[in-house]
About this RNA
A computed fold for a 74-nucleotide RNA from a Candidatus Heimdallarchaeota archaeon, annotated as transfer RNA. The prediction has a mean pLDDT of 80. The RNAcentral record of the sequence draws on ENA. Rfam family: tRNA. The family's RNA type in Rfam is transfer RNA.
RNA sequence: GUCCCUCUAGCUCAGCUGGAUAGAGCGAUGCCCUCCUAAGGCAUAGGUCGCGCGUUCAAAUCGCGUGAGGGACG
Repeated sequence: GUCCCUCUAGCUCAGCUGGAUAGAGCGAUGCCCUCCUAAGGCAUAGGUCGCGCGUUCAAAUCGCGUGAGGGACG
C1' cells in the first nucleotide's frame, strides 16, 4: 500500500434474505420470601445498533466515507 473480518445494554452475544415496540443471558436497582444472608419469585431501569452522509415509503441490516481492533498478501 491492497484486500478481508469485527464493532448492537455495564459484560458476553443474537438479529444483518431491509418492515415498521431493538432483543437474550449474566449483571444492576426495587419489592416479595427469610431472624439475617444466599437461593428462589416478581418488576423496573439501561442502547443516537462505532461515527457521518446517502439510497428508500421504511436502514442495526444496503452504498460511500471515516474511526478503533484483528488478519492475509506484497